[in-house]
Transfer RNA from an uncultured Candidatus Micrarchaeota archaeon, 74 nucleotides, folded computationally. It was read from a public genome assembly. Its Rfam family is "tRNA". By type it is a transfer RNA.

């Protein structure tokens, strides 16, 4: 300094390739059940999608730049 991957809920990730509802499973909180507590079974909350900007009715997605882990070359 160039290349490749990955950044999305508290954790672990899908979803991008092919633009249009933001999701799972864990975890939390409440109820249910129990003498209690696990399990179970039902409900709820938590998100600037890494940042900016740019295309387009309409971006997590497509485009640029940048920034943070990782790996490689040099």
């Nucleotide at each position: 300094g160039c290349c490749g991957u990955g950044g999305u809920a508290g954790c672990u990730c899908a979803g991008c390739c092919u633009g249009g509802g933001a999701g799972a499973g864990c975890g939390u909180u409440c109820g249910g059940c129990u003498g209690a507590a696990g399990a179970c079974c039902g409900a709820a909350a938590u998100g600037u999608c890494g940042c900016a900007g740019g295309u387009u009715c309409a971006a997590a997605u497509c485009c640029u730049g940048c920034c943070c882990a990782c790996g490689g070359c040099a």